[in-house]
RNA sequence: AAGGUAGAGCAGAUGGUCGCGGCUGCUUAGGCAGGUGAGGAAAGUCCGGGCUUCAUAGGGCAGGAUGCCGGAUAACGUCCGGUGGAGGUAACUCCAAGGCCAGUGCAACAGAAAUAUACCGCCACGCAAGUGGUAAGGGUGGAAGGGCAGUGUAAGAGACUACCGCCCGCAUGGUAACAUGCGGGGCACAUGUAAACCCCAUCCGAAGCAAGACUAAUAGAGACUAUUGGCGGCCCGUCAGGUCUCAGGUAAGUCGCUUGAGCCGUGUGGCAACAUGCGGUCUAGAUAGAUGAUCAUCACAUCGCAAGAUGACAUAACCCGGCUUAUAGCUCUGCCUCAUUU
Numbered sequence: 001a002a003g004g005u006a007g008a009g010c011a012g013a014u015g016g017u018c019g020c021g022g023c024u025g026c027u028u029a030g031g032c033a034g035g036u037g038a039g040g041a042a043a044g045u046c047c048g049g050g051c052u053u054c055a056u057a058g059g060g061c062a063g064g065a066u067g068c069c070g071g072a073u074a075a076c077g078u079c080c081g082g083u084g085g086a087g088g089u090a091a092c093u094c095c096a097a098g099g100c101c102a103g104u105g106c107a108a109c110a111g112a113a114a115u116a117u118a119c120c121g122c123c124a125c126g127c128a129a130g131u132g133g134u135a136a137g138g139g140u141g142g143a144a145g146g147g148c149a150g151u152g153u154a155a156g157a158g159a160c161u162a163c164c165g166c167c168c169g170c171a172u173g174g175u176a177a178c179a180u181g182c183g184g185g186g187c188a189c190a191u192g193u194a195a196a197c198c199c200c201a202u203c204c205g206a207a208g209c210a211a212g213a214c215u216a217a218u219a220g221a222g223a224c225u226a227u228u229g230g231c232g233g234c235c236c237g238u239c240a241g242g243u244c245u246c247a248g249g250u251a252a253g254u255c256g257c258u259u260g261a262g263c264c265g266u267g268u269g270g271c272a273a274c275a276u277g278c279g280g281u282c283u284a285g286a287u288a289g290a291u292g293a294u295c296a297u298c299a300c301a302u303c304g305c306a307a308g309a310u311g312a313c314a315u316a317a318c319c320c321g322g323c324u325u326a327u328a329g330c331u332c333u334g335c336c337u338c339a340u341u342u
Stems, first nucleotide, its partner, number of pairs: 002337009012298007020037002023034004039313001043324002046322005051208004063204005068082005083097001084095004098199002103197002105193003119138002121134005146164002149161003165187001166185008212255004220246006228240004262281008300311004
């Protein structure tokens, strides 16, 4: 330098004008002034938790989720560190990774046969037809009775032997997953499939801030009305009005609502996730939803001779921790491979 791999950061800047939502102050109640106002994913709403209401003696069924080991955490299906497996020369990356020796099911086509068999072949007998033996070889298939070499045999065969694999046991190391070694079993436990039913283990009450709490018009019920009005006068009655009380909880309002498992810096412990000490800091809170438009200067990238044009994904809705997905362009760091030079 080229190619690769892992990770981190930014998401134009400054100023003016107009406009919008909260807040503070002033006010002649019309406004005025000051200050503040989106993201790395605010997104999808896929997991987990806080919070709230309902339910609640205890237990179970059903249903759902997860599934190697250890740790982190409020919790998780997330993260960190390992084990095993797969890929890559490597850095490194990926894995839904319990159980088909509990049971049941499924496996198109091909093939003689799909868990049970003899199509070709081989061997024996037989003139032949054929009968018997045989899984070493061929053929079909994703998969054919552990693999491979030998012994053996009529030909063959774990029938026997060595090595590998598998199963069982023991020892050593490790918290563990597991690794290594030793011994035993001839291996009829032995095709695959559990993102097939199912079995085993662990976890899960339900609904969600339009949750929910409080105040409470109008309308409703009742009481009173010597002093209010209508029904021609008076009484009763009635209609309306007035005052008070009650229940209920609609319209509307207030709270929930942003000080929080918070953020920034730094130290300590830990391989790390993370935990913790100290110091600093307050940074949207609307309610159908404000956060916008425009001008000037500068900066970057692309296109263009130039003038100039264009500039990503996307907009909080109770709050946090994650995951997933989208993203113009730019910057930085560790490591690997190859080549060259010193």